Large-subunit ribosomal RNA, domain VI from an Armatimonadota bacterium, 267 nucleotides, folded computationally.
[in-house]
Context: one part of a larger RNA
RNA sequence: CGCUGGAGGCUUGAGGGGAGUUCCAGGUCGUACGAGAGGAUUCCUGGGGACCAGCCUCUGGUGUCCCGGCUGUCGCACCCGCGGCACGCGCCGGGUAGCCAUGCUGGGUCGGGAUAACCGCUGAAAGCAUCUAAGCGGGAAGCCCACCCCAAGAUCAGGCCUCCCACGACCCUGAGUCGGUAAGGGUCCGGGAAGAUCACCCGGUUGAUAGGCGGGAAGUGGAAGCCUGGUAACAGGUGAAGCCGACCCGUCCUAAUCACCCGAGGG
Numbered sequence: 001c002g003c004u005g006g007a008g009g010c011u012u013g014a015g016g017g018g019a020g021u022u023c024c025a026g027g028u029c030g031u032a033c034g035a036g037a038g039g040a041u042u043c044c045u046g047g048g049g050a051c052c053a054g055c056c057u058c059u060g061g062u063g064u065c066c067c068g069g070c071u072g073u074c075g076c077a078c079c080c081g082c083g084g085c086a087c088g089c090g091c092c093g094g095g096u097a098g099c100c101a102u103g104c105u106g107g108g109u110c111g112g113g114a115u116a117a118c119c120g121c122u123g124a125a126a127g128c129a130u131c132u133a134a135g136c137g138g139g140a141a142g143c144c145c146a147c148c149c150c151a152a153g154a155u156c157a158g159g160c161c162u163c164c165c166a167c168g169a170c171c172c173u174g175a176g177u178c179g180g181u182a183a184g185g186g187u188c189c190g191g192g193a194a195g196a197u198c199a200c201c202c203g204g205u206u207g208a209u210a211g212g213c214g215g216g217a218a219g220u221g222g223a224a225g226c227c228u229g230g231u232a233a234c235a236g237g238u239g240a241a242g243c244c245g246a247c248c249c250g251u252c253c254u255a256a257u258c259a260c261c262c263g264a265g266g267g
Base pairs, nucleotide, nucleotide: 001153005164006163007162008161009160010159011158015150016149017148018147021049022048023047024046025045026044027043033038051107052106053105054104055103059101060100061099062098066094067093068092069091070090071086072085073084074083075082076081111145112144113143118138119137120136121135167179168178169177170176171174184262185261186260187259188204189203190202191201192200209255210254211253212251213250214249215248216247219243220242225238226237227236228235229234
C1' cells in the first nucleotide's frame, strides 16, 4: 500500500515446512519344517541405542560478589572489627533464580486410500491354456491422508462474533480535497522466561507493572557485642545465630503523572 466504511477479537486451511530410524529379549515354541544337527513364518508383549522437541521436579554444571573460610600487603590513629588490591571474581569451600545436559518428559506408532515388484479371480483373441486384451481383487520402510508447525498478499486477499455511526467547510462536482470526531489505535510511561533495534505480551492510580518494605522459601553455616573457660592458639554460651541477587505471597511508601496525535462519513 492492497484486501472497497472504520475498528477489536476468534477462526477456516489453498499452499508450504517438519517428522519418518533401528536393535534386543520374552511368549507363540524347542511348535511348523527337518533323519538329525538345527530351527522359523506370523501375531502379541516388554526393554534399549541413536536422533528430534520441550522442560528444570529429580541428578549434576554454571551461577563476576548470595554466604562462609584463607594468605600477603595497604588503609580506616591503635586494639577489636571492617574495607581496597592481588583477573578483566586474589585464592578456596558451597550455592537460589535463570541458562544448561550428562538429568526429566514426550515423539516415530495405529489406521485409511491409491500403487511398485510380485501373487491372484474371471477371461477371450487362439473351442485348450493364459493375472490382461474388457473387467475385478490382494500387495511395500516408499506415495496421498492421518501426526506437529506456519499459513487469507490464498490479489479467487475467505468465514464468524462484537463495537462505532449518517458532522462541518471548500471548489475545478468526484470513488474530490480539507477540518474536527466515534469505536478503536498510537505516542508516552512502569515492566516482561519477549527481545540486537523493531516487533510481541502485560500493566499504567477504578493500579500490585517495577523498585522499596513486610512475611516466606532457598542459600550459607553459627554474625558482631558481651559472658564463661584456657598462659595461649582457641573453644563454649547467648543463638539454627547473622547475613542474604534473581524465587513465592502480600503491601500503594516511590515511580507508571499530565497530556497529545491518528482514526469512518461509504460507488
The organism belongs to Armatimonadota, within Bacteria. The coordinates come from a structure-prediction model, not an experiment, and the mean pLDDT is 89. Rfam family: Bacterial large subunit ribosomal RNA.